[in-house]
The part of an RNA shown here (large-subunit ribosomal RNA, domain V) has 550 nucleotides and comes from Tupiella akineta. A source record names the gene rnl. Its Rfam family is "Bacterial large subunit ribosomal RNA". Gene Ontology terms of the family: structural constituent of ribosome and ribosome. The RNAcentral record of the full RNA draws on ENA and SILVA. The prediction has a mean pLDDT of 81. The source organism's lineage runs through Eukaryota, Ulvophyceae, Ulotrichales, Tupiellaceae and Tupiella.
Context: one part of a larger RNA
RNA sequence: AGAUCUCCAAGACGAUAAGACCCUAUGAAGCUUUACUGUAACUUAACAUUGCUGCAGAUUAUUCGUCUUAUAGUAAUAGGCGGGAGUCUAUUUAGAAUAGACGCCACUGGAAAACCGCUAGACUAAUAAUUAGCAGCUCAUCUAUAUUGAGAAAGUGUUUGGCGGGCAGUUUAUCUGGGGCGGAUGCUGGCUAAAAGGUAACGCCAGCGUGCAAAGGUUAGCUCAGCAAAGUCGGAAACUUUGUGUAGAGCGUAAUAGUAUAAGCUAGCCUGACUAUGAGACUUACAAGUCGAAUUUGGGACGAAAGUCUGCUAUAGUGACCCUCGUGUCUUGAGUGGAAAAGCACGAGAUCAACGGAUCAAAGUUACUCUAGGGAUAACAGCGUUAUUCCGGCCUAUAGUCCAUAUAGAAGCCGGCGUUUGCGACCUUAAAUGUCGACUUUAGACGUCCUCAAGCUGUAGAAGGUUUGAAGGGUGCAGCUGUUCUCUGCGUAAAGUCUAACGUGAGUUGGGUUUAAUCCGUAGAAAUACAGGAUUGAUUCUAUCUGGAG
Numbered sequence: 001a002g003a004u005c006u007c008c009a010a011g012a013c014g015a016u017a018a019g020a021c022c023c024u025a026u027g028a029a030g031c032u033u034u035a036c037u038g039u040a041a042c043u044u045a046a047c048a049u050u051g052c053u054g055c056a057g058a059u060u061a062u063u064c065g066u067c068u069u070a071u072a073g074u075a076a077u078a079g080g081c082g083g084g085a086g087u088c089u090a091u092u093u094a095g096a097a098u099a100g101a102c103g104c105c106a107c108u109g110g111a112a113a114a115c116c117g118c119u120a121g122a123c124u125a126a127u128a129a130u131u132a133g134c135a136g137c138u139c140a141u142c143u144a145u146a147u148u149g150a151g152a153a154a155g156u157g158u159u160u161g162g163c164g165g166g167c168a169g170u171u172u173a174u175c176u177g178g179g180g181c182g183g184a185u186g187c188u189g190g191c192u193a194a195a196a197g198g199u200a201a202c203g204c205c206a207g208c209g210u211g212c213a214a215a216g217g218u219u220a221g222c223u224c225a226g227c228a229a230a231g232u233c234g235g236a237a238a239c240u241u242u243g244u245g246u247a248g249a250g251c252g253u254a255a256u257a258g259u260a261u262a263a264g265c266u267a268g269c270c271u272g273a274c275u276a277u278g279a280g281a282c283u284u285a286c287a288a289g290u291c292g293a294a295u296u297u298g299g300g301a302c303g304a305a306a307g308u309c310u311g312c313u314a315u316a317g318u319g320a321c322c323c324u325c326g327u328g329u330c331u332u333g334a335g336u337g338g339a340a341a342a343g344c345a346c347g348a349g350a351u352c353a354a355c356g357g358a359u360c361a362a363a364g365u366u367a368c369u370c371u372a373g374g375g376a377u378a379a380c381a382g383c384g385u386u387a388u389u390c391c392g393g394c395c396u397a398u399a400g401u402c403c404a405u406a407u408a409g410a411a412g413c414c415g416g417c418g419u420u421u422g423c424g425a426c427c428u429u430a431a432a433u434g435u436c437g438a439c440u441u442u443a444g445a446c447g448u449c450c451u452c453a454a455g456c457u458g459u460a461g462a463a464g465g466u467u468u469g470a471a472g473g474g475u476g477c478a479g480c481u482g483u484u485c486u487c488u489g490c491g492u493a494a495a496g497u498c499u500a501a502c503g504u505g506a507g508u509u510g511g512g513u514u515u516a517a518u519c520c521g522u523a524g525a526a527a528u529a530c531a532g533g534a535u536u537g538a539u540u541c542u543a544u545c546u547g548g549a550g
Stems, first nucleotide, its partner, number of pairs: 005550004010546003014541002022374004027370002029366004035170005042162002045159005051137005057131007065123004079119005086102006141150002173185003182202001186208006209355001210252001211312002216270007224248001226244006250259002253317001255315003274298001276296001280291003286356001300309003323349007331342002382426001383424003387421001390416005398408002436511001437509003441503001442500005449474003452469006476490004517535004521530003
């Protein structure tokens, strides 16, 4: 040096299982409910199946009958209106005639009477129809042993209102220095924004979801805030006068820009806070948004006129499509004429505020869970940083009787390490890098706990304090607790601080954490949840290679 054998398990981010934790998906499923929408069942009412009889009612219509009281008037109880000179009865009676009664006439009165017709109201009776109620019957129907019982009820069918997690289908937003909790989601002004424009963040500072019939148009006129001086009550501030006064005011409302030739303040007259059209531009992915000329069109306001006027000094004060409604209308009108209906123009209805708005209509829970993915994204470890933790230094105010620096050292300042708590989310880690502690066992650092050697000391000695050098060796046993840690006991020269995937589970354990079961407390309406507590709960791998021992 090679080969072989036996053994150990540090590494091969070892093997196994497209991570169960976490996130994502306009994924799935189970469960809950005062989520939404349905629905079985239950229930209400009507009608049908559904017949017979009686009682006492109600309403309507028709018919017979009776009645209708001012005063005056009349024999008299005049419902109203119209026609009307006759009508009815008897004489054996068809004609003619006669007699009687009631009328006509007269009077009164708003209206005059016989007779006929129409009509209003009240009552009574009958008939017909409709209808609410009560009671009974047996023939439908039901029961079933039956010479029964129930009975037009029940049951059943159709329609209808209620109730309805019993059952079903679904929904339950996004942004996010992981997710959840919180906050936000549209529009306007300023800054960030790097002297055109534009420009992000869970960046900073503020506003809006309108107001005004004058706070609009025009014509004419005026000038503000403040300061100084003077003036009864009157004062720091009320009102008057004078001077000065470039805006230090005002302009409904945030801020910015603008503005005195005023856009500010006041007065007169008015309604252009119009109709039709839109050359041309700004902005812009789209859709939207903004400005707007003309000797254009119609009809006006103000002004002597020239002219100005298509709301307000500008920039916020908002909502697409569909649907519904109102007004108008040269449009269409399903054989024709119409109509219904539709279109078009104008207007109204949205905290559709998750504000480019998925539906008219929607919350939770899962540790019983599942699937697809993600190291695009969390928990462990690594890595970066070092705010924090730890350690060191500068400066001396102060303490130290005096004396800053024996020792300690505020405020302030400068560093180091990479042991804490964080932050970041960087890794071909989610087709898996097994997580706390204990046991076992190995190596290292030195900012040294002991032992060793020195300096200073506010070192008499002893015992100490502090600093420097030094890693050779050493650095305990027990009790409670799953504990690391802490506390306690004994006791030591001392019972060091750390690193190695908070070393070490293909070495052990499995007490804790962190599945499924269960109990308590708390939260919740419930399913369920809880860095709250409690009991029980599977730890696989025969070693190929590197490495190590023989």